[in-house]
RNA sequence: UCGCAGUUUCAGGGCGAGGUGGAAUUCCUCACUGGCGGUAUCGGGAACGCGCGCAUGCGAGAACACCCGGAGCCCGCGACCCGCCGAUAGGCGGCUGACCUGGUGAGAUGCCAGGGCCAACGGUAAGAGUCCGGAGGGAAGAAACGGAGA
Numbered sequence: 001u002c003g004c005a006g007u008u009u010c011a012g013g014g015c016g017a018g019g020u021g022g023a024a025u026u027c028c029u030c031a032c033u034g035g036c037g038g039u040a041u042c043g044g045g046a047a048c049g050c051g052c053g054c055a056u057g058c059g060a061g062a063a064c065a066c067c068c069g070g071a072g073c074c075c076g077c078g079a080c081c082c083g084c085c086g087a088u089a090g091g092c093g094g095c096u097g098a099c100c101u102g103g104u105g106a107g108a109u110g111c112c113a114g115g116g117c118c119a120a121c122g123g124u125a126a127g128a129g130u131c132c133g134g135a136g137g138g139a140a141g142a143a144a145c146g147g148a149g150a
Stems, first nucleotide, its partner, number of pairs: 001150002006145005016030004031130002033119002035077004042069004048061001050059003072117002081094005099115005121133003
């Protein structure tokens, strides 16, 4: 230095206004939200020279590599649900939503512009992405530490 075993901590957001009704944060109109890892033509930093200044610096520029950030609907994963095994803890398998058009460009379902679409299960005075519940749960994973070993 690497970071396998292990330890600790962390790890999901959103109904505001109006309408109908006996009753709706569930219907209708408008509103609001977007887990984790990857990908990158975008943004920032830094490097780099250039100009100015005595100088700390300031200004404009800025290719490749580098660092940081960057997709709800591209790829993969988690959660929920289902099956099998298991006394339990748990293991294995399955299921697992949604994007187009135009622009730029060598290249974009990621950038810019416009218009769309999606969101487990159970509950409910009435049908829920946003309320209540399983959930002070679980977990993709993130950070810190890290014996042995190399």
FMN riboswitch aptamer (RFN element), 150 nucleotides, folded computationally. It was read from a public genome assembly, where an Rfam model found it. The model forms 97% of the base pairs in the Rfam consensus.